[in-house]
The RNA shown here (THF (Tetrahydrofolate) riboswitch aptamer) has 93 nucleotides and comes from a rhizosphere metagenome.

RNA sequence: CAGAGUAGGUAUUACGCGUUAAGUGUUAGGAGAUGGGAAGUUGCUCCUAAACGAAGAAUAGUUUUUAUUCGCGAUGUAAUACCGCGUCCGCUG
Numbered sequence: 001c002a003g004a005g006u007a008g009g010u011a012u013u014a015c016g017c018g019u020u021a022a023g024u025g026u027u028a029g030g031a032g033a034u035g036g037g038a039a040g041u042u043g044c045u046c047c048u049a050a051a052c053g054a055a056g057a058a059u060a061g062u063u064u065u066u067a068u069u070c071g072c073g074a075u076g077u078a079a080u081a082c083c084g085c086g087u088c089c090g091c092u093g
Base pairs, nucleotide, nucleotide: 001093002092003091008083009082010081011080012079013078014077015076016075017073018072019071026050027049028048029047030046031045032044036089037088038087040085056070057069058068059067060066
C1' cells in the first nucleotide's frame, strides 16, 4: 500500500405458513447478540403494551369445515448472486 472477513439488506428459485389473520411494518419500554479481539454508535433480534392494516375465488364431499387447484400476503426458512461496520489492534500478500 492492497485484500479477506459480521449482524443484516435486496432480487430470483424451491419448500412452507396464513388467507376463520397470524406473520410483516410503526410507536414506547426492557433485554440480548453484533467482521478475529476490545470498547462503540448505527442497524438487527427477543419480550410486553398500544394503534394501524389486507384478496380471495373455483371444484368435490359435506360434520360449515376438510381436501385440491389458481391467486393473494407492507408473509417464514434455505440456496445462489450483489451490497455490507466508522475507531484501535490483529490476519493475508

Rfam family: THF (Tetrahydrofolate) riboswitch aptamer. From the family's description: Tetrahydrofolate (THF) riboswitch was first reported for Ames et al. as an RNA motif in 5' untranslated (5'-UTR)regions of folate transport and biosynthesis genes in Firmicutes genomes.